[in-house]
Predicted 3D model of a 165-nucleotide RNA (Lysine riboswitch aptamer) from a mouse gut metagenome.
It matches the Rfam family "Lysine riboswitch aptamer". Its family is annotated with lysine biosynthetic process in the Gene Ontology.
The sequence is in RNAcentral, with records from MGnify.

RNA sequence: UGAUAGAGGUUGCGUUCUCCAAGAGUACCUUUUCGGAUAUGGCAGACAUAGAGGAAGGAGAGGAAAAGGGGCGGACGCCGAAAGAGGCAGCUUUCUGCAGGCUGUUUCUUGGGCAUAUGCCAAAGAGGUAUAUGACUGUCAUCAGACACUGAUGGGGCGCUAUCG
Numbered sequence: 001u002g003a004u005a006g007a008g009g010u011u012g013c014g015u016u017c018u019c020c021a022a023g024a025g026u027a028c029c030u031u032u033u034c035g036g037a038u039a040u041g042g043c044a045g046a047c048a049u050a051g052a053g054g055a056a057g058g059a060g061a062g063g064a065a066a067a068g069g070g071g072c073g074g075a076c077g078c079c080g081a082a083a084g085a086g087g088c089a090g091c092u093u094u095c096u097g098c099a100g101g102c103u104g105u106u107u108c109u110u111g112g113g114c115a116u117a118u119g120c121c122a123a124a125g126a127g128g129u130a131u132a133u134g135a136c137u138g139u140c141a142u143c144a145g146a147c148a149c150u151g152a153u154g155g156g157g158c159g160c161u162a163u164c165g
Stems, first nucleotide, its partner, number of pairs: 001165006009079001012078006019071002028063007038050004042098005082110011111137002114134008139155007
């Protein structure tokens, strides 16, 4: 240096399925009433649609979701597993531009999970993420000891262990 195999575990990581919470008694539908000219299609412009045969909005009654985002468990694939941030390309809603979403690709960051604080995303007090702090865990290096072990300090997954060349 290359190839192959392998280890990390307070829930290791991801995908998917069932169930559950939340979303939400919300959107929306029907109806009664007040109201009196706008409303809707993410935003701007255009255009379209609904509207004095009554728009928006408010109140009452009856019905009533889903998605994105999560949690437990199962199955499967795995150990840069993967996650986050940015760039680029494609696709996407009536058209153009922007924004958003999805997919692919690429660069950077992070050893792993946990807790707390703050910021951000989010409907959220769920969850995620960035930073800081704390202990934990795995691994290697150095030093020390009472040396199959323990402690201290430090490193980063481009790492570590084993075998072969």